[in-house]
Context: one part of a larger RNA
RNA sequence: CGCAGCGAGUUACUGGUCACGUGCAGCUUAAGGCCCUCAGGGCCGGAGGCAGAGCGAAAGCGAGUCUGAAUAGGGCGACCAGGUACGUGGCCGUAGACCCGAAGCCGUGGCGAUCUACCCUCGAGCAGGUUGAAGCCGCCGUAACAGGCGGUGGAGGACCGAACCGUUGUGGGUUGAAAACCGCUCGGAUGACUUGAGGGUAGGGGUGAAAGGCCAAUCAAGCUCGGAGAUAGCUGGUUCUCCCCGAAACAUAUUUAGGUAUGGCCUCGGGAAACGAGUCCGCAGGAGGUAGAGCACUGGAUGGGUCCGGGAGCCGAAUAGGCUCACCUCCCCCAACCAAACUCCGAAUUCCUGUGCGAUGCUGCCCGGGAGACAGUCGCUGAGCGAUAAUGUCCAGCGGCGAGAGGGAAAGAACCCAGAUCUACCGCUAAGGCCCCGGAGUGGCGGCUAAGUGUAGCGAAGGAUGUGAUCUUGCUGAGACAACUGGGAGGUUGGCUUAGAAGCAGCCAUUCCUUUAAAGAGUGCGUAAUAGCUCACCAGUCCAGCGAGGUCGCGCCGAGAAUGGUCGGGACUAAGCCGCCCGCCGAAGCGUAGGAUUCGCAAAUCUCUUCGGAGGUUUGCGUCUGGUAGGGGAGCGUUCUGAGAGCGAUGAAGCGGGGGCGAGAGCCUUCCCGUGGAGCGAUCAGAAGUGAGGAUGCUGCG
Numbered sequence: 001c002g003c004a005g006c007g008a009g010u011u012a013c014u015g016g017u018c019a020c021g022u023g024c025a026g027c028u029u030a031a032g033g034c035c036c037u038c039a040g041g042g043c044c045g046g047a048g049g050c051a052g053a054g055c056g057a058a059a060g061c062g063a064g065u066c067u068g069a070a071u072a073g074g075g076c077g078a079c080c081a082g083g084u085a086c087g088u089g090g091c092c093g094u095a096g097a098c099c100c101g102a103a104g105c106c107g108u109g110g111c112g113a114u115c116u117a118c119c120c121u122c123g124a125g126c127a128g129g130u131u132g133a134a135g136c137c138g139c140c141g142u143a144a145c146a147g148g149c150g151g152u153g154g155a156g157g158a159c160c161g162a163a164c165c166g167u168u169g170u171g172g173g174u175u176g177a178a179a180a181c182c183g184c185u186c187g188g189a190u191g192a193c194u195u196g197a198g199g200g201u202a203g204g205g206g207u208g209a210a211a212g213g214c215c216a217a218u219c220a221a222g223c224u225c226g227g228a229g230a231u232a233g234c235u236g237g238u239u240c241u242c243c244c245c246g247a248a249a250c251a252u253a254u255u256u257a258g259g260u261a262u263g264g265c266c267u268c269g270g271g272a273a274a275c276g277a278g279u280c281c282g283c284a285g286g287a288g289g290u291a292g293a294g295c296a297c298u299g300g301a302u303g304g305g306u307c308c309g310g311g312a313g314c315c316g317a318a319u320a321g322g323c324u325c326a327c328c329u330c331c332c333c334c335a336a337c338c339a340a341a342c343u344c345c346g347a348a349u350u351c352c353u354g355u356g357c358g359a360u361g362c363u364g365c366c367c368g369g370g371a372g373a374c375a376g377u378c379g380c381u382g383a384g385c386g387a388u389a390a391u392g393u394c395c396a397g398c399g400g401c402g403a404g405a406g407g408g409a410a411a412g413a414a415c416c417c418a419g420a421u422c423u424a425c426c427g428c429u430a431a432g433g434c435c436c437c438g439g440a441g442u443g444g445c446g447g448c449u450a451a452g453u454g455u456a457g458c459g460a461a462g463g464a465u466g467u468g469a470u471c472u473u474g475c476u477g478a479g480a481c482a483a484c485u486g487g488g489a490g491g492u493u494g495g496c497u498u499a500g501a502a503g504c505a506g507c508c509a510u511u512c513c514u515u516u517a518a519a520g521a522g523u524g525c526g527u528a529a530u531a532g533c534u535c536a537c538c539a540g541u542c543c544a545g546c547g548a549g550g551u552c553g554c555g556c557c558g559a560g561a562a563u564g565g566u567c568g569g570g571a572c573u574a575a576g577c578c579g580c581c582c583g584c585c586g587a588a589g590c591g592u593a594g595g596a597u598u599c600g601c602a603a604a605u606c607u608c609u610u611c612g613g614a615g616g617u618u619u620g621c622g623u624c625u626g627g628u629a630g631g632g633g634a635g636c637g638u639u640c641u642g643a644g645a646g647c648g649a650u651g652a653a654g655c656g657g658g659g660g661c662g663a664g665a666g667c668c669u670u671c672c673c674g675u676g677g678a679g680c681g682a683u684c685a686g687a688a689g690u691g692a693g694g695a696u697g698c699u700g701c702g
Stems, first nucleotide, its partner, number of pairs: 001702006011095003015092010026050003032044005054061002064076004098237002101234001105227003109224003117201009126191001128160003131156001135152006164188003169184004203219001205215003240635006250263005265372001266370006276362001278360003281356007292345001293343002298339003302335004309328002311325005376401007384393002406417003421595004426591003432585003435570003441582001443581006454572002462557002466554010483541005489514003494508003520535001524533002596625001599622010636691001638688006646680002654675005659668003
């Protein structure tokens, strides 16, 4: 990992509550007793329980009572409107209470010191080498000691280093050769050394040169058995089918936040209303302070006017006084502004009420049974927080996903279209598309783009004789613009400055005058300064348009990210962009044909009937049928039991294959073949150890 078998809402209670069924009208027995056809049944048994009256703390009173001074008001009752016993089912309670799962806690239960810690008793081991303490001897020395030298001697938790004990660093090993090892290296090695055998200390206890270490590969309290099915607001799992409806991820509270309770939202039953409630629409009335706007309030903020006040300067001996000011400035005026916590104003939408011989068609309301849910999420709109960041966060409104399939967006929960009852080798459309991949136009008309811009992600400030359209304006056959030819002069080298300054370093200026067709006290280059080359300006040649500015369309640059690029691809000059038009494709949408289902209505028919009606079947019409949690309904199948047709050695069950039937679970002695070798079982009921793919499920096999 596979297969097979096993594997999870059960049972008890004179429990609670609700529904349904049955009995009785007050209901009912419990223990116990008697009898019988004895796993059972019948009859006694009224003790007790519920109901029958409530209210009050109580005395107590009583269809009332309590409070109260009250014959007031109010609370709870009475009235309208009956119960009880048993059975079945839903849910709840108490029990392990749907199943599996802890880490843990406790026991005056037990087993462990063959590992390891420490201790006790008796033993054992330590190659070789080195150093050379005390003491002693001799000599020297001292007054004597002390002391010195030499020798002897052989001390030491002494030194080096095997065995032995250890394990510092590192390499390997890491499903290992090994559940701690191997290689190299390293520490101790006469000692607080190492080691053998035997013995001792036991679990809140031991032992510990102390690391919470060790106490049998286990230690912040061993192992085993028991309490025990501990508890688990946590995780996982929870087994057949079909049909109807169908949520929530919110509010409030919570030692509460991933739990729970009540309400809201779902479902089922009953009820009231039907001249009805709901929703939408129209009309009428009302609520409100947002968007916007405004500056009348509260604040902010700018310029000007005027001026109170201040300041500065001047006159003055002056702290009198006067004059002046390009300084600040209250109030007021003019002009122009800003505000979630400003408002003289003020929408749209929304909300509430009423009404309608409008729409819809049961959606609304009340009572009761059962829930689930209280982690939401994205898009658009309006705000807060954040950075006018986030698939961010927190609210509000709407939509979707959640729980929604189908078509489109290459792919894609949330975007666009559209809500899947089933069948069809039928039709029409939506979004989106129609050159090829690839269903449908190489469709039509008119423009634009030349950048592969673009063709289903986006791109700024800014820049540019890109190009199209349009508007305004200037020059122009008295000849423009461009080009070419020629001129471009004189006073004068203007004045100043300066070494020089001559149009052209710099400064100054009513930058003037003259000759002219025209020519600046000079546009640029140039020189040390001149010179020289140009320009403005003028004429000629030539000839028809030439400039400036704005607006709109489409393009260009701006344009940078890490493995090779791209519009989905090919590719395209349209198969790109804009506008208009025709046609077609395209979905589970709509239609057509047929079938099923829910609910309603009608008709026919059958059964029962308390004669009101209830239930079943069929047909017709209309309507409905996406669906997670979840509610409700109807069924299939397994084992056993009762009743009861039957089948079986001429072959039961089971198993393998085929065939048939049913919407499905499934079904088919009186279908077939094979295997198998002794039981099976229609139908009607009853009772459950009743349905497997999941639980890192359990067991077995492979």
A computed fold for a 702-nucleotide part of an RNA from a soil metagenome, annotated as large-subunit ribosomal RNA, domain II.
Rfam family: Bacterial large subunit ribosomal RNA. Its family is annotated with ribosome and structural constituent of ribosome in the Gene Ontology.
Model confidence (mean pLDDT): 83 of 100.
The full RNA is in RNAcentral, with records from MGnify.